[in-house]
RNA sequence: CCGUGCUAGACGGGGAGGUAGCGGUGCCCUGUACCUGCAACCCGCUGUAGCAGGGUCGAACUCCUGCCCGAGGGUUUGGCCUGUAAGGUCCGGCUCCUGGCGGCCACGAGGAGGGUCGGGUCCUGCGCGGCGGAGCGUCCCGAACCGUGUCAGGUCCUGACGGAAGCAGCACUAAGGGAAUGUCUCCGGGUGCCGCAGGGUGGCCCGGCCGGAGUUGAGCCGGCGGGGAUACCGCUUGGAGGCCAUUAUUCGAAGGCGGGUGCACGG
Numbered sequence: 001c002c003g004u005g006c007u008a009g010a011c012g013g014g015g016a017g018g019u020a021g022c023g024g025u026g027c028c029c030u031g032u033a034c035c036u037g038c039a040a041c042c043c044g045c046u047g048u049a050g051c052a053g054g055g056u057c058g059a060a061c062u063c064c065u066g067c068c069c070g071a072g073g074g075u076u077u078g079g080c081c082u083g084u085a086a087g088g089u090c091c092g093g094c095u096c097c098u099g100g101c102g103g104c105c106a107c108g109a110g111g112a113g114g115g116u117c118g119g120g121u122c123c124u125g126c127g128c129g130g131c132g133g134a135g136c137g138u139c140c141c142g143a144a145c146c147g148u149g150u151c152a153g154g155u156c157c158u159g160a161c162g163g164a165a166g167c168a169g170c171a172c173u174a175a176g177g178g179a180a181u182g183u184c185u186c187c188g189g190g191u192g193c194c195g196c197a198g199g200g201u202g203g204c205c206c207g208g209c210c211g212g213a214g215u216u217g218a219g220c221c222g223g224c225g226g227g228g229a230u231a232c233c234g235c236u237u238g239g240a241g242g243c244c245a246u247u248a249u250u251c252g253a254a255g256g257c258g259g260g261u262g263c264a265c266g267g
Base pairs, nucleotide, nucleotide: 001267002266003265004264005263006262009057010056011055012030013029014028015027020046021045022044023043024042034054035053036052037051038050063260064259065258066257067256068255072251073250074249075248077245078244079243080242081241082240084238085237086236087235091234092233093232095228096227097226098225099224101222102221103220104219105217106215107214114210115209116208117207118206119205120204121203122199123198124197125196126195127194128192129191131188132187133186134185135184136182138179139178140177141176147172148171149170150169155164156163157162
């Protein structure tokens, strides 16, 4: 150096999750790299860690290892978006109340605001009128008997002359009822453009005088200040999801460049 047969080993790897830890089934990323059975309210193990059985390759471009590159994943930070919870005793928008400024409108030299005087409205007292009621007065009705007058008939007394009581009727009246009305009296009030006197804080109305230029109604507009309510919007905070970013960190496949690595026999 070559041939033959073996062995170590290889026959995918990785991420998250799960687990005391490791691996697997399941999910995801790379990629094509044996088969069968077990297995997520799980299956099998104990640190170089699936178990059980079978098969192929086998010291190499296929094994081990260093470096580079780096798909992709996790965590964190930041930005954006979606939706959610809380916050009005922080703040803005929307909204309510209030103060003052300016403007429009309105009034004003036929005289504003202000000052002053008087009157009314208000209260009390005394009156007057009116309304309602009652009384009194006028008229009318009105008593079988227990009102009056007259008393037919009839009754009673008497020898007669005469006399007595008295129903009905009629008339007039009482109690009572009714009508109209008022010179009068009393009572009452959700009574009065009423009169007199007294009182009277302030407001309002009317009138006179002084004085000489603004006045405020708040109806509207503009902006300023104060107070309040509201989680509707903005804002703040918390947490959830998605996207982006080498913000930081971690794991990391495929790939590239290197290095290393058996045994036996024969020639």